[in-house]
RNA sequence: AGCGGGACGAUCUGUCGCGCCCUGGCCGCAAGGCAAGGGUGAGGAAAGUCCGGACAGGACAGGGCACUUCGCCGGGGAAAGCCCGGACGGGAGCGAUCUCGUGGGUGCCGUAACAGAAAAUGACCGCCCUUUCCUGCGUUUCCGCAAGGGACAAGGAAAAGGCAAGGGUGAAAACGCGGGGUAAGAGCCCACGACGCGGCGGCGGAGACGUCACGCGGGUACGGUCCCGGAGCCUGCAAAACCAAAUAUACCGGCAGAUGAGGGCUGCCCGCCCGAUGCCGGGGGGUAGGUCGCGCAGAUAAAUGACAGAUUUAAAAACAGAAACCGGCUUACGGUCCCGCUCCU
Numbered sequence: 001a002g003c004g005g006g007a008c009g010a011u012c013u014g015u016c017g018c019g020c021c022c023u024g025g026c027c028g029c030a031a032g033g034c035a036a037g038g039g040u041g042a043g044g045a046a047a048g049u050c051c052g053g054a055c056a057g058g059a060c061a062g063g064g065c066a067c068u069u070c071g072c073c074g075g076g077g078a079a080a081g082c083c084c085g086g087a088c089g090g091g092a093g094c095g096a097u098c099u100c101g102u103g104g105g106u107g108c109c110g111u112a113a114c115a116g117a118a119a120a121u122g123a124c125c126g127c128c129c130u131u132u133c134c135u136g137c138g139u140u141u142c143c144g145c146a147a148g149g150g151a152c153a154a155g156g157a158a159a160a161g162g163c164a165a166g167g168g169u170g171a172a173a174a175c176g177c178g179g180g181g182u183a184a185g186a187g188c189c190c191a192c193g194a195c196g197c198g199g200c201g202g203c204g205g206a207g208a209c210g211u212c213a214c215g216c217g218g219g220u221a222c223g224g225u226c227c228c229g230g231a232g233c234c235u236g237c238a239a240a241a242c243c244a245a246a247u248a249u250a251c252c253g254g255c256a257g258a259u260g261a262g263g264g265c266u267g268c269c270c271g272c273c274c275g276a277u278g279c280c281g282g283g284g285g286g287u288a289g290g291u292c293g294c295g296c297a298g299a300u301a302a303a304u305g306a307c308a309g310a311u312u313u314a315a316a317a318a319c320a321g322a323a324a325c326c327g328g329c330u331u332a333c334g335g336u337c338c339c340g341c342u343c344c345u
Base pairs, nucleotide, nucleotide: 001342002341003340004339005338006337007336008335010311011310012309013308014307015306016305018041019040020039021038022037023036025034026033027032043319047330048329050328051327052326053325055236056235057234058233067232068231069230070229071228072086073085074084075083076082087102088101089100090099091098092097103227104226107225108224109223110222111221112220124167125166126163127162128161130159131158132157133156134155135154138152139151140150142149143148175193176192178190179189180188195217196216197215198214201212202211203210204209241291242290243289249284251282252281253280254279255278256277262274263273264272265271
């Protein structure tokens, strides 16, 4: 200067203040209120509400499909997109170390940016064969008396093909190198090597796996579809349970009512108009509200604070405030201490 892991997140006293509980006292018919004493009152993350659980209600005969999610190995754990250790492969760092990925399979489908002819039926330059045309200084044991012609070599152009050796592009170009082979070439063939797959055998390991013998291979990589195995019903404490006003009311009972209940004009009487319900009691479901769920903080729009002093200290500063509970994960955070390790001087 860093890496990994762990612990801590001030303590004590006094005064004042706040929530809840208990005790006895006073006031009040009661509900409750008042002051007093005692007890108790935020975090490592109380946070995000991401994952799992417990608990609760709903749904559900049993089985299956679909859908979602997880997926190397061993151990832990109630479980988890959880923790610890390990294996293999990729990446970052001089390093300590960090980080990403991981079941099987490849028939089909998709993608492979930019560049490049082409990204998986690869021909741009280049190399090669054939055919046609042109040139033809050369060769000729062909034709011709000769001039010349033909053929061949060489060069050029065009057409149609062959080639993955060489160049060039790219993160990646269809194994490397040597020899054979070929018109030129190519795992086309061979030796050696690399890589991949298998590996029922040997050795090591608890296992993933490593390693060796042996066998096979040459059309890549990733993803989807597909196959295998594990898990998964829905909703959450505003769950759920109990008590239960006011208002309306299923249902039941009683009384009154077309010989006019009741209503409107209209507070009352009369009058006019409308015209079949009205009143009382019981009753269940359910709302407000209360209790419980619920914890020696606890819920209710909600308390957990302030000041002074002392101690440790360089400095009492950071992130932050329970809302039913538990286990994880993630994120925020000034500073201190401890353990192990790396690099530089």